RNA sequence: GGCCCUAUCGACUAGUUGGUUAGGUCGCAACUCUCUCAAGGUUGAAACACGAGUUCGAAUCUCGUUGGGGCUA
Repeated sequence: GGCCCUAUCGACUAGUUGGUUAGGUCGCAACUCUCUCAAGGUUGAAACACGAGUUCGAAUCUCGUUGGGGCUA
């Protein structure tokens, strides 16, 4: 240099070959429980790498950029 794979809450991940409010676990915050802490219970905040395109509709499809990984010369 060429080709392929990959990127989703703070972390790990689900998302069925485009359509209901992007869900779960841990963590975090508040409340509750307790004499107190931990554990438990309830509630909440928190994410589709970036830019374009296709489409009535994109996390999902296409192109490019960036980061990570692999194969090859």

Transfer RNA from a Bacteroidales bacterium, 73 nucleotides, folded computationally.
Its Rfam family is "tRNA". By type it is a transfer RNA.